A computed fold for a 346-nucleotide RNA from a marine sediment metagenome, annotated as Bacterial RNase P class A. Its mean pLDDT, the model's own confidence on a scale to 100, is 76.

């Protein structure tokens, strides 16, 4: 110059103040953030059956689970460290392909190339038709493998080598796949287009759900009558519930507290085992719980930019210090960041 990954994200003091706790003590993050996924948790069957629907797609491996993370195959890019991938099926079936091109799927001949056989005609040079080819050109993102040799009238996997794909074998390797050898000579693209295969997948969500108090308080009028009606939010079966009960309508009350609430797949440290994600074992700490919603102000001095002077020792000045801040709780994703540091490698 480049690459891949980690670590931190101004520090002391001192005033003055907020939360939480009885003190003592503690008091925002690497993303607290989007709210995009995958769990706990809690009601609703102990969440249960088909359908519909939605979602994942190379392999093994981890994890409570994931569309998360590790290792590896393939294919693409990069000189190179290294990076990217919606990476299952296109010979099931259905569809689809714009412009330009003859022709876009059991397709074609627009420029071009060849008259060998047979037909005519013939001044014997050769001309006409009838046909023959896909080599070159020429369109397009894409045009029935590529590339050279023979071979032929020109041509063609028509024949042969070598590539490339397919198909069986054999050998590697849990697997994806990889090598290797025979083989006919070749089968287009799109599945972020239906669709087919496989695996998963019930809904609501802490405004969940429980309790307590207040409230005239088991108000009032009304509907359904079991082949019914709610519960239960895609739909169908199932499951529960039903008169001191269901649903609607009107009224009035409460719109407050307490739990749920933070000990947790928890952090740290050291060892074991694994390539690694991660797992065990020991030791050790307990770290925010707010609700109109706290974690802030000020002030000095100190660091780190940045500008000025310099006798190069340094002094002096700075309204310059970045994204943004929990609200049930975790594990990932994916964006947002001034800087400053470390490690391997090119």
């Nucleotide at each position: 110059a480049g690459c891949a990954g980690g670590u931190c994200g101004g520090g002391u003091g001192g005033c003055c103040g907020c939360c939480c706790g009885c003190a003592a003590g503690g008091g925002a993050g690497g993303a607290a953030a989007g709210u995009c996924c995958g769990a706990g948790c809690u009601c609703c069957a102990c969440a249960g059956g088909g359908c519909a629907g939605g979602g994942u797609g190379c392999u093994g491996g981890c994890u409570a689970a994931c569309g998360g993370c590790c290792a590896g195959g393939a294919g693409g890019g990069g000189c190179g460290a290294c990076c990217c991938u919606a990476c299952g099926g296109a010979a099931a079936g259905u569809g689809c392909a714009a412009c330009a091109g003859a022709a876009a799927a059991c397709a074609c001949a627009c420029c071009g190339c060849c008259u060998a056989a047979g037909g005519c005609c013939u001044u014997c040079g050769g001309g006409c038709a009838c046909g023959g080819c896909a080599a070159g050109g020429g369109u397009g993102a894409a045009a029935u493998g590529g590339u050279g040799c023979g071979g032929u009238a020109a041509g063609a996997g028509c024949g042969c080598a070598c590539c490339g794909g397919c198909a069986g074998c054999c050998g590697g390797g849990u697997g994806a796949c990889c090598g290797g050898c025979u083989g006919g000579c070749c089968u287009g693209g799109c599945a972020a287009a239906c669709c087919c295969c496989a695996c998963c997948u019930g809904g609501a969500g802490c405004a969940a759900g429980a309790c307590c108090g207040a409230a005239u308080a088991g108000g009032a009028g009304g509907g359904a009558u079991a082949c019914g009606g709610a519960g239960u939010g895609g739909c169908c079966c199932g499951c529960u519930c039903c008169a001191c009960a269901c649903c609607c309508u009107c009224g009035g009350g409460u719109u407050g507290g307490u739990c749920g609430c933070u000990u947790g797949a928890g952090g740290c440290g050291c060892g074991u085992g694994g390539c690694a994600a991660c797992a065990c074992g020991c030791g050790u700490c307990c770290c925010a719980g707010a609700u109109g919603a706290a974690u802030g102000g000020u002030c000095a001095c100190c660091u780190c930019g940045g500008g000025c002077g310099u006798u190069c020792g340094c002094g002096c000045c700075u309204a310059g210090g970045a994204c943004a801040a929990g609200a049930c709780u975790c594990g990932g994703c994916u964006u947002a960041c001034a800087g400053a540091c470390c490690u391997a490698c090119u």